[in-house]
RNA sequence: AUCGAACGCUGGCGGCAUGGCUAAAACAUGCAAGUCGAACGCGAAAGUACCUUCGGGUGCGAGUAGAGUGGCGAAAGGGCGAGUAACGCGUUUCUAACGUACCUCCAAGCCAGGGAUAGCAUCGAGAAAUCGGUGGUAAUACCUGAUGACCCCGUAGUGUCGUAUGGCACAGCGGGCAAAGGCUUGCUACUUGGAGAUCGGGAAACGUCCUAUCAGCUUGUUGGUGAGGUAAUGGCUCACCAAGGCGAAGACGGGUAGCGGGUGUGAGAGCACGACCCGCCGCAUCGGGACUGAGACACUGCCCGGACUCCUACGGGAGGCUGCAGUAACGAAUAUUCCGCAAUGCGCGAAAGCGUGACGGAGCAAUGCCGCGUGCAGGAUGAAGCCCCUCGGGGUGUAAACUGCUGUCAGGGAUUAGGAACACAAUGACCAACCCCAAAGGAAGGACCGGCUAACUCUGUGCCAGCAGCCGCGGUAAUACAGAGGGUCCAAGCGUUGAUCGGAAUCACUGGGCUUAAAGGGUUCGUAGGCGGAUCUGUAAGUAUGUUGUGAAAUCCCACAGCUCAACUGUGGAAUUGCUUCGUAGACUGCAGAUCUUGAGCACGACAGGGGCCAUCAGAACGAUAGGUGGAGCGGUGAAAUGCGUAGAUAUCUAUCGGAAUGCCAAAGGUGAAGACAGAUGGCUGGGUCGUCGCUGACGCUCAGGAACGAAAGCAUGGGUAGCGAACGGGAUUAGAUACCCCGGUAGUCCAUGCCCUAAACGAUGUGUACUAGUUCGAGGAGGUUUUGACGCCAUCUCGGACGAAGCUAAAGUAUUAAGUACACCGCCUGGGGAGUACGGUCGCAAGGCUAAAACUCAAAGGAAUUGACGGGGACUCACACAAGCGGUGGAGCAUGUGGCUUAAUUCGAAGCAACGCGAAGAACCUUAUCCUGGGUUUGACAUGGACGGAUUAGCUUUCCGAAAAGAAAGUAACACUCUUUGAGUGGAACGUUCACAGGUGCUGCAUGGCUGUCGUCAGCUCGUGCUGUGAAGUGUCGGGUUAAGUCCCUUAACGAGCGAAACCCCUGUCGUUAGUUGCUACCAGGUAAUGCUGAGGACUCUAACGAGACUGCCGGUGUCAAACCGGAGGAAGGUGGGGAUGACGUCAAGUCCUCAUGGCCUUUAUGCCCAGGGCUGCACACGUGCUACAAUGCGUUGGACAGAGCGAAGCGAUACGGCAACGUGGAGCAAAUCGCAGAAACCAACGCUCAGUUCGGAUUGUGGUCUGCAACUCGACCACAUGAAGUUGGAAUCGCUAGUAAUCGCGUAUCAUCAAUGACGCGGUGAAUAAGUUCCUGAGUCUUGUACACACCGCCCGUCACGUCAUGGGAGCUGGUAGUGCCCGAAGUCGCAUCAAUUCAGGUGUGCCUACGGCAAGAUCGGUGACUGGGACGAAGUC
Repeated sequence: AUCGAACGCUGGCGGCAUGGCUAAAACAUGCAAGUCGAACGCGAAAGUACCUUCGGGUGCGAGUAGAGUGGCGAAAGGGCGAGUAACGCGUUUCUAACGUACCUCCAAGCCAGGGAUAGCAUCGAGAAAUCGGUGGUAAUACCUGAUGACCCCGUAGUGUCGUAUGGCACAGCGGGCAAAGGCUUGCUACUUGGAGAUCGGGAAACGUCCUAUCAGCUUGUUGGUGAGGUAAUGGCUCACCAAGGCGAAGACGGGUAGCGGGUGUGAGAGCACGACCCGCCGCAUCGGGACUGAGACACUGCCCGGACUCCUACGGGAGGCUGCAGUAACGAAUAUUCCGCAAUGCGCGAAAGCGUGACGGAGCAAUGCCGCGUGCAGGAUGAAGCCCCUCGGGGUGUAAACUGCUGUCAGGGAUUAGGAACACAAUGACCAACCCCAAAGGAAGGACCGGCUAACUCUGUGCCAGCAGCCGCGGUAAUACAGAGGGUCCAAGCGUUGAUCGGAAUCACUGGGCUUAAAGGGUUCGUAGGCGGAUCUGUAAGUAUGUUGUGAAAUCCCACAGCUCAACUGUGGAAUUGCUUCGUAGACUGCAGAUCUUGAGCACGACAGGGGCCAUCAGAACGAUAGGUGGAGCGGUGAAAUGCGUAGAUAUCUAUCGGAAUGCCAAAGGUGAAGACAGAUGGCUGGGUCGUCGCUGACGCUCAGGAACGAAAGCAUGGGUAGCGAACGGGAUUAGAUACCCCGGUAGUCCAUGCCCUAAACGAUGUGUACUAGUUCGAGGAGGUUUUGACGCCAUCUCGGACGAAGCUAAAGUAUUAAGUACACCGCCUGGGGAGUACGGUCGCAAGGCUAAAACUCAAAGGAAUUGACGGGGACUCACACAAGCGGUGGAGCAUGUGGCUUAAUUCGAAGCAACGCGAAGAACCUUAUCCUGGGUUUGACAUGGACGGAUUAGCUUUCCGAAAAGAAAGUAACACUCUUUGAGUGGAACGUUCACAGGUGCUGCAUGGCUGUCGUCAGCUCGUGCUGUGAAGUGUCGGGUUAAGUCCCUUAACGAGCGAAACCCCUGUCGUUAGUUGCUACCAGGUAAUGCUGAGGACUCUAACGAGACUGCCGGUGUCAAACCGGAGGAAGGUGGGGAUGACGUCAAGUCCUCAUGGCCUUUAUGCCCAGGGCUGCACACGUGCUACAAUGCGUUGGACAGAGCGAAGCGAUACGGCAACGUGGAGCAAAUCGCAGAAACCAACGCUCAGUUCGGAUUGUGGUCUGCAACUCGACCACAUGAAGUUGGAAUCGCUAGUAAUCGCGUAUCAUCAAUGACGCGGUGAAUAAGUUCCUGAGUCUUGUACACACCGCCCGUCACGUCAUGGGAGCUGGUAGUGCCCGAAGUCGCAUCAAUUCAGGUGUGCCUACGGCAAGAUCGGUGACUGGGACGAAGUC
């Protein structure tokens, strides 16, 4: 785009078309083929008039109705597509091999007779259908005779023509054959012959679907002779003879199908289709058969057989809608039992006319095409409603309302052309035209809105419900589901489904491919076939051009015309690309002939070679046997063991035997068609190359079938067997180990003969020929150059490699050995899986090979390249990563956090590293969270606003009740303003009621912001421009050095730049300057028991501000004249001096809704708020992080010395006093370089302890206290006395640390009433060891490599098993269909024969051949079904 459509929703009118695609299954009822009295003989009735003997008769009706004889028609028209793959159809020819009623023309004729028969009458049989006997009748029915040719048959001629048999014309002889009349007397009918027209029969060539998993078929088959038959040719039929005929250009078989004009689509070529209309064919319930006739083997004729239906008196009969309507059935689905012969046509008739479900019309159906309408104009900063909203507004929207106008269609009324043409008259089933009237009135829906694809929002839903053409959407913010608003596209339709073509160059003729995506046969030879070198001549099949006929009409196209337009229709033209006739041309192809040498082959002379086959021989190694020496192991592995060995192994020497394979040479090398081929020698033999240009003269290339060869494994028979070695046994390894490793070991490996016939049989690249830059290496030949020769060099032929230009390619790549440019021929491919499987065929001894599907299922499978990620890949580099060290954890007790368990509750979060002394820098109440129990409250504990009330007051005090909160009662009673101030009034705030709302540590960190962790202080992450690539992308950022560093240098299709690194900032280490109080005290002075205590001083320390200093700057070496590195000098400090802050692009849907903020959801007398008590502290257990220890490098007692950084007013708290102590009393000083906390401890000195569960260790428990606080029971800390547990250095495993570090020692602070702090964050004291390496473990970076990974190795993914679903193969069988074969039976009927009868015409009976249906038998083939069974596909979170 289209449709004979169907379905869903909707539906106003008209025109023109179309309408059982399924059951060629069955049909009730009516109609669809009759007509002629001008062919013929008969011939009523009702009714009516008259007569009547009352029985009836006569006339009219009426020669009517009616049937019969006869003629013509009934073979047309109409329907359908079952069958048919065929001369059925189509195109072009032929018929000299034929027919043709009716029609037209021409010629001739139409004479004389005859006997029957239906109807009818009568009798009879039968239920009926129908039939029989007798009598008698007519014809254009039938028969006889006559006449008769240019007719037919036979015979022998002449002329002419032709493609063969022969045709035509003419004249001769012999034989044969005809008729019908009718009527209104001029028409018609009839007979014979000829011609025409029309319509048919027959034949030929070409074209006409799929299947080779159909490869051979055929006996009337193929041909001949003769006969029969026919209108006619012919095996059409028969007899005889011959053995042919068809087939890979697809016979035969199977499946499917009516064919064409045309129709749909397409640019075309094609592809698909064959409804309606036209032509042809076939069919008429299924099968067979003939009759009649001009024509049939006959849709509404006959006979027979079968199935089915109906009638029946059971004896017999009747029937055929695939005609028009209609019924039921089937189905997704397809109409009225209509009107009319008025028109067009057909039959009959002289005609009038009759008949006609052909046809003309109407009805039904949006089934299609076409046309028209459902109104038109005005009308708001824009009603209402609905929808959205950022709450401002926006959309629907001039849309409506409203105002004016018009009158198509439908509706009502009136009139009447046209279709109508008959000589006149008459004639319309149905359609239609024109005029008038009223009133916007009766007339709009469907699909879609994620992308493709025009059109977006809200709500609901929550992987549900659902959508979906493909991709895909839906798991709480869905433009994708559903609804709504809005929009888009079409419109009396719109969508969906189905179907065809297109897009699809996705079967490629036009117009594709095969190295790696699907696809080159394993290789060669070669048949058919296809293709084929140079020159000339001829021919004209192909080819080109002109021409003849045809290519029906309709359709398509063009022009014009008719319906108001269009659809539709008419007229004319063009076209119909085809076939055909006759010419012309002669290039090219073909064919025929002649010639040639360049393709091909041959000859001669050389050459190389693991080419093949056979035989003989050789050395090394190995094993075995025998002997000698020897004496304990050998062997084997990652390590072992099995194994061998004192019966003497291994090792070693000698001798002998055996089989297999041939080291070095050896290679990028050689040969062969491929598989493949390797010791040496000999024999036989195939191929190749070079040279000479001598010979033949296109002998060539390719190759479907076919034939031969064809690794390894395997099979058969017979040998052989040293080593190796499937299977198998044993030993190991392992969770297991039917493996990898080890010890053995059979088939096999070897030989001969015969099979098998497959490989990643690979260059994943068929063969041949020609052409198209080079460079270089190797192998084989022959030549030139040099006087000759060698080495070279130059050019050349063949073979084998590497690199590479153009070109090609999706890219990788390829590139004279093409995957380039062309030609020739063959093979092969057409999404993945199912499957190279099943079935069938064929080959094979078997194993199996070759050939080769479908159902079903998926939306991919695949190639090349890119970026990442990953690797029990590689290279380089780094890090307390390992190693080297020091100290720990893991064992004990306790502290603390977590899990688990428990509980009324043990609130919540954090979960590998990167949760677990984490949020929590302080859970007795509070905190604290409804976590639990209980009590209470509802505008609320808190915020804002509106309305109302009213002046009662908030508040405070007291009382009652209560666990408290809350509630109740009483008393007191604030502020401002005004006024007549004893007091009263007013107002705000407040209060009460009420409405909005508050509130939520309720949910979602996977809706979010912000903040944070981590990789990681790792060195990376990017951009602009340019360049390269089809592109993803690359380059830069790689490479060589170097660095802590993508730090810097060099090179460089890159040049630059940004975020990171570094630097800038802070602390610390040295010095200087400035400034000296509360800090300091060297000099001077004073004073004290003592002390910078005081005067004084700025020198020092220190304080805190500003500067200096370090930059590879200098020297030497190394290095690319580099960057840089190594060493050194100087220096307080040396190569980023040490430390901190600082964290790129990003990753982990990492963490946090319980800090805060926030979308959505939920809750609102509760999940909010208040209160009391409890819980967060619960304890068989497990883990993490710590503290204290286990002791003598220690512990205890006594004495003595030295910090830094902090903090202090509801605070730090001195001296003093009490207490053993915690602490108490008391209070100086201090808002601090001034006073206090504040005694630093390890350390040093002395003494004790002497290796023990101790003078170690301190848990636990008891008693008594202190402190904080409203309150220490659950559940605080501390002190004293007493008690004195485990623990004697910690398994597997694991953590931290590279220098002022580890280790060790104390001190301070935040939080805080107190404190569970052994935590966290800081401060200083003492103060090591080891490494200077990168094999390994872990992590990271760069480059490279592989990849089937890309939620990226925690990836992907394979197979069995179990369960379910689906389709399918096998299967004992069972069952149905189809087409044949053989035999039996044999209806009707043609033909033949016999017989009976017969004047004629007919006929009867019997029988032969053929033969439908039926039966029997053995098979073939295609299905259905089948216990069981095989694999396959798919399925949710199964198993190994």

A computed fold for a 1440-nucleotide RNA from Algisphaera agarilytica, annotated as small-subunit ribosomal RNA. NCBI's taxonomy places the organism under Bacteria, Pseudomonadati, Planctomycetota, Phycisphaerales, Algisphaera. The sequence is in RNAcentral, with records from ENA, RefSeq and SILVA. Rfam family: Bacterial small subunit ribosomal RNA. The coordinates come from a structure-prediction model, not an experiment, and the mean pLDDT is 82.